[in-house]
Context: one part of a larger RNA
Formats: sequence, structure tokens, C1' cells
RNA sequence: UGACGGGGGCCCGCACAAGCGGUGGAGCAUGUGGUUUAAUUCGACGCAACGCGAAGAACCUUACCUGGGUUUGACAUGCAUUAGAUAGGCGAUGAAAAUUGCCUUCCCUUCGGGGCUAUUGCACAGGUGCUGCAUGGCUGUCGUCAGCUCGUGUCGUGAGAUGUUGGGUUAAGUCCCGCAACGAGCGCAACCCUCGCCCUCUGUUGCCAUCAGUUUAAGCUGGGCACUCUGAGGGGACUGCCUCGAUGAACGAGGAGGAAGGUGGGGAUGACGUCAAGUCCUCAUGGCCUUUAUGUCCAGGGCUACACACGUGCUACAAUGGUCAGUACAAAGGGUUGCUAUCUUGUGAAAGACUGCUAAUCCCAAAAAACUGAUCUCAGUUCGGAUGGUAGGCUGCAACUCGCCUGCCUGAAGCUGGAAUCGCUAGUAAUCGGAGAUCAGAACGCUCCGGUGAAUACGUUCCCGGGCCUUGUACA
Repeated sequence: UGACGGGGGCCCGCACAAGCGGUGGAGCAUGUGGUUUAAUUCGACGCAACGCGAAGAACCUUACCUGGGUUUGACAUGCAUUAGAUAGGCGAUGAAAAUUGCCUUCCCUUCGGGGCUAUUGCACAGGUGCUGCAUGGCUGUCGUCAGCUCGUGUCGUGAGAUGUUGGGUUAAGUCCCGCAACGAGCGCAACCCUCGCCCUCUGUUGCCAUCAGUUUAAGCUGGGCACUCUGAGGGGACUGCCUCGAUGAACGAGGAGGAAGGUGGGGAUGACGUCAAGUCCUCAUGGCCUUUAUGUCCAGGGCUACACACGUGCUACAAUGGUCAGUACAAAGGGUUGCUAUCUUGUGAAAGACUGCUAAUCCCAAAAAACUGAUCUCAGUUCGGAUGGUAGGCUGCAACUCGCCUGCCUGAAGCUGGAAUCGCUAGUAAUCGGAGAUCAGAACGCUCCGGUGAAUACGUUCCCGGGCCUUGUACA
């Protein structure tokens, strides 16, 4: 100087408390351990591994196993050798592969050479083989925590200190005052994106107040750009104004105006460093290993196994509910190898015919919770839907191992979950549906979108993590 302390002081955080809803019990989905296996490819292991890499394993992927093939190689460059130019068309032989005849057709050139294909040989290729404790790059984490440093000066023999401490204040090393310090840098904040208010411009594919027409109805048509909206540019918020407290910064309480008030909400943004944290299986790369195999090609299997244990989720255990019928209201996305209206067939998943859309035009598209009415009447039930049987549909060379969906039948556990433990402070939790990426097909996962919409916070004694000052130390 740090680190540590079941030392002290001050402060913060869904850290506790106050609340709401979960997990832990059941069934299923998914990941992991273990076991099994010819193989169940590999990595990740407290927080910070375990719906993680994987935004999607039937084949492929695929790295694993079994069997079979191949050895200058599936892929690149060079050298040497030999042969053929190459490409297209027509025809013959042939089961096919292939061989061969004719016609057309490249550049330069005397030969030669260049380019292309094939053969052989040599250099070499190849490796998802090992080492993340040899590395780059990228990432997680403490933590969006408020810290981490430097120059000059001063003090100290020196390691170092000072500045950065102190008194206030802040979300903040934020700002003010003081001070042997005076300044500066990386962080904080602001600048960026988005939502909320207004103005200007814009007026189709959007909109419809006024006027006219038309219809069973409807912006459907003429017309218009006022409104909504689209998307470009501006304005707007700064403790700017007022009252009380004080000296200054500011803060507390309140007020005015305002769409918004004290960082307006959300996002992006992650300092010096820590964990020899993660990744050699994205990629790159040193070293080592391999080279008729640890390379490469093919078929089938496996990654999907199953006494069990754990994590993360979905569905429930019902009446604030289930079922049936009717009626209403979104946002954000995607679409030509695509999204598909409408009609017909089918109980349905779907199929057939035809149509619009390269999209503010057409389609996916029905939003669902909600509301209204009817029924069920507390039961393992009209709750719950696992499991099993059977008949079908779709994708795709191919659904046996091993896909998704539909109809009928079947109708398991489960009556709110021990110890323990998690998330959340407002348009949040909870709850309800919609879309997208990946993708032929295959989400209860992930990411985004809107609808309905709470309760509680006295407070900082305690648990956990962190910041500053100080103190002790046999630790570095």
C1' cells in the first nucleotide's frame, strides 16, 4: 500500500421488511447427472453450467458406432510425364457404363507456348485430433457499481503520501465550501434511438368533416387533404418562475403554467481491472500428434436408450370455473421456391378449382381474455387431460427405430403441494392472445407486439451483495 475481521461509523440495492404470484408435491415437455449401450459425438459445472453453444438431430446436419469403399485424395497451388484440344449437334455399336464416325467451333504461332480435361509420380493437401494453463479475436462476471489513474509541485531516508481526505449535497469522484496543492485523462452526465405534446411540409395504396351520387349495407364513386395517420424537419423542460427554511451547492415541502417536473418513461452505451472465468467444435493461430488414416466417400444405426436424481418450463387440481350460442375492441410483424381470398368436397386435419398481391392497395387474420344469454351444482365431476386402441391428413426419396396435425373411443395422476427457495415497485406483477427468426416438415423454448390490469413499501435492527472513511492483523 492492499486484502481480510462473527471491529467501528456513514450510505446504497426487490438485500431484508410490507405485499402479489410462483417453484419444491402431480402429469407431460425440455436440458443435465447417473446408468445402459457397438455408439448413446463434443463442450459448458456456485452466483456467472443445466429450454446453455443448438434461431429448430427422420436422411443430410453429424463431429459418434457398425459394415463397406478409397489413397496426391472431397478441396488448393506448383513441378514433371503421357494423352486428348475443348464445347455443341447428328448418327453407329452396346442392357448400361462406355467406345467410335461425321459436321460446326478458341487465341498466338514456323516449331513452340498459354488455357482446359484426364493419367501417373513428387512436393503437399486434409484433421470438429490434443493443449483456452502457449495465443489473437469475441464473450460472461463483479456492475451501469462510482470508481480507476496521470503530469507538475510539496512532504517522507524510503516503500509511499498528498491531490481522491474533511463539512455539506447528489443517482453519480454530481456539485459547492474548505484545504500544499494546481491542473488533466478514462469513467458519471450530456450528445444517439424510441415513446409521450404541439407546429410546418407531405396526400397515395392512408383518411372522410363539408357537398353530390349510389347501395340491402359499406370511403363504394365524384370530390377534398380539415381530421386520423404516414415520415422528414423544427419547437418544447432548464429547478427556468413564485413561497418557506439557508451562505453556497443543493435539498425538503408546496404552488403557477404545462402534454410532460426535477435523470419525464424505455433502450443502446459497460472505466482501470478481477476470476490462468468461457471458447483451439465459428474463425484465426504457435507447438505437438496423425498421413493406405485421427483424412475422405457411402449405407444403416446412434445423438430420441431408462431402476433413478436435479434444474427450467407447460397443463392442471376447478364455479372469479367448464361447455354451448351470440356480439365487440389491438399492436407489431411476415409473404413470389411465398401468403392465399372466394367457391366446392370433407365432422375435421385437409383436398380440388379459380383469384388478388413483389404489398399503407391483396393475403396470413379468427385476436383472446372481455361482454350477453343458456346449462352444469361441488362430485375425482360436463374438473383434469396423461396413457392406450383405431381410422385418417400433411411435409418429404423416405415418418419402423424417430415428425406434426385431425376424428372416434379410452379417461391415469392430480382436491393447492414438507424443509426450503425464486421473481416483481406501475402500465410493473399477474393474466390474455398475436407475430417473427431458424425452418421441406417439426416449440410448452427464444425474441418481439399489444389487450385487461393490481397490492404494498412503517422502515434499515437483521440476512445477502456493494461503495467511502477509520481501526486491528502472526496474511500478500
The prediction has a mean pLDDT of 80. The part of an RNA shown here (small-subunit ribosomal RNA, 3' major domain) has 476 nucleotides and comes from a metagenome. The full RNA is in RNAcentral, with records from SILVA.